[in-house]
RNA sequence: CAAGUAAAUCGCUCUAUCGCUUUUAAUAUUUUUAAGUAUUAAGGGAGGAAAGUCCGAACACCAUAGUGCAACAUAGUGGUUAAUGGCCACCAGUCGUGAGGCUAGGAAUAGUGCAACAGAAAGUAUGUACAGGUAAUGCUGUAGUGAAACCGUGUAAACUCUAUGUGGUGCAAUGUCAUGUAAACCAGCGUUUGAGGGCGGCACGCUUGAUGCUGGAGGGUAGGCAGCUAAAGUGUAUUGGUAACAAUGCACUAAGAUAAAUGAUAGAGGCUUUUUGUUUUGCAAAAAGUACAGAAUUCGGCUUAUAGAUUUACUUAAAUA
Numbered sequence: 001c002a003a004g005u006a007a008a009u010c011g012c013u014c015u016a017u018c019g020c021u022u023u024u025a026a027u028a029u030u031u032u033u034a035a036g037u038a039u040u041a042a043g044g045g046a047g048g049a050a051a052g053u054c055c056g057a058a059c060a061c062c063a064u065a066g067u068g069c070a071a072c073a074u075a076g077u078g079g080u081u082a083a084u085g086g087c088c089a090c091c092a093g094u095c096g097u098g099a100g101g102c103u104a105g106g107a108a109u110a111g112u113g114c115a116a117c118a119g120a121a122a123g124u125a126u127g128u129a130c131a132g133g134u135a136a137u138g139c140u141g142u143a144g145u146g147a148a149a150c151c152g153u154g155u156a157a158a159c160u161c162u163a164u165g166u167g168g169u170g171c172a173a174u175g176u177c178a179u180g181u182a183a184a185c186c187a188g189c190g191u192u193u194g195a196g197g198g199c200g201g202c203a204c205g206c207u208u209g210a211u212g213c214u215g216g217a218g219g220g221u222a223g224g225c226a227g228c229u230a231a232a233g234u235g236u237a238u239u240g241g242u243a244a245c246a247a248u249g250c251a252c253u254a255a256g257a258u259a260a261a262u263g264a265u266a267g268a269g270g271c272u273u274u275u276u277g278u279u280u281u282g283c284a285a286a287a288a289g290u291a292c293a294g295a296a297u298u299c300g301g302c303u304u305a306u307a308g309a310u311u312u313a314c315u316u317a318a319a320u321a
Base pairs, nucleotide, nucleotide: 002316003315004314005313006312007311008310009309010308012269013268014267015266016265017264018263020045021044022043023042024041025040026039027038028037029036030035047292051303052302054301055300056299057298058297059170060169061168062167071166072165073164074163075162076090077089078088079087080086091105092103093102094101095100106161107160111159112158113155114154115153128143129142130141131140132139174226175225176224177223185216186215187214188213189212196208197207198206199205233252234251235250236249237248238247239246240245270290271289272288273287274286275285276284277283278282
């Protein structure tokens, strides 16, 4: 230098204008069931996978005497973890020159099934060729095919058996407040023999004329609130351990929407590729590209997608220089 292996990291930036969502504060306003609306100011506002919803949990509700069957999942040994089918280490097998990768790794003397080609025949045998033998018979030997030729072999990414495990539904869980329907319902009192309302508080008077007053319980629709983001949290350092991982110290607080915000436009820059110019390196100009994707209760994993860039450790048989 080239070709590779393993692991890790980043994954566009800045400015201006116009918007969205949310928190706090102030002001104004509607008035009310919760509260809403507007303006201003200052803050917060997607990911490494937020995805698939595959595995394991937290949390909530429902179900639940015991036992068995069925169904499904897992399968070397040890460790790790809240837990797992994840992860780590080792063994074995297998692929690679190698660094390393992969594993569908229990049981074939419980039973059933299957086993290409070759071969006469792969199984209750219509028993091949040669030789030998018998009263008779594949009765005996050899040959030939094949992994296996008389009861065996292989196969459980075939049924099956063994061991272990598994209740169900998912935050649209669940709890809570409760407008409207409602002049509904129940109880008491009053009332055309004028209740009640209006005329600024009371009386008279005038007017209006059956939507009177008081108390009470209920279910839970619209909608609000809680659940909801301070947690098996993040970063970093040290120590223990081969490692997964664990312990301790220090620092930090980081979206919470609900038809669902996190955007749009313009400009500048970065990166990559191509083309052109300059004799090359380099420089300059132009064009194109700048991915996968998008929170919805929260975690730990796995899997899948991903333009481009970076770092670390390691390998290279043969051939060529």
Bacterial RNase P class A from Siansivirga zeaxanthinifaciens CC-SAMT-1, 321 nucleotides, folded computationally. The prediction has a mean pLDDT of 75. The sequence is in RNAcentral, with records from ENA and Rfam. The model forms 93% of the base pairs in the Rfam consensus. The source organism's lineage runs through Bacteria, Pseudomonadati, Bacteroidota, Flavobacteriia and Siansivirga zeaxanthinifaciens.